[in-house]
RNA sequence: AUCUCAUCAAGAGAGGUGGAGGGAUCAGGGCCCUGUGAAACCCAGCAACCGGCAUACGCACGGUGCUAAUUCCCCCGACGACUUGCCGUCGGAAGAUGCGCU
Numbered sequence: 001a002u003c004u005c006a007u008c009a010a011g012a013g014a015g016g017u018g019g020a021g022g023g024a025u026c027a028g029g030g031c032c033c034u035g036u037g038a039a040a041c042c043c044a045g046c047a048a049c050c051g052g053c054a055u056a057c058g059c060a061c062g063g064u065g066c067u068a069a070u071u072c073c074c075c076c077g078a079c080g081a082c083u084u085g086c087c088g089u090c091g092g093a094a095g096a097u098g099c100g101c102u
Base pairs, nucleotide, nucleotide: 001102003100005098006097007096008095013043015042016041017040021033022032023031028074029073030072044067045066046065049063050062051061052059053058071094075092076091077090078089079088080087082085
C1' cells in the first nucleotide's frame, strides 16, 4: 500500500512547552477555529478495537485511536416535502480508526 469486516449523532483540560497557523480527504468552494494563543510535543483525560487479567454486561495493565463544529458542510442515487431552489430520510461513493489478509 491492496482487500475483507466492524464502527463513525456519544465521550474527553480555563495544564505546561511552543509560537502561526489550523479544520484527515487531488484540487477548489463554503462555513468556522485561532495572540482571551494555531500546528507540534509533554502531561492529563476519553473510549474500549486488539492483547492481558482463572473468564467479565467488568477492569483500564499493555498496543493503537481519539479529546471544536455529524466524518464541520459540499459528491451520486431513491423517496418525501415544498414558497422550485432549498430541506428531510434512506442508501451509495469518498474518508477516518481498529482487527485480520496479501

This is a predicted structure of a 102-nucleotide RNA (SAM riboswitch aptamer (S box leader)).
Its Rfam family is "SAM riboswitch aptamer (S box leader)". Gene Ontology term of the family: regulation of gene expression.
The coordinates come from a structure-prediction model, not an experiment, and the mean pLDDT is 80.
It was read from a public genome assembly, where an Rfam model found it.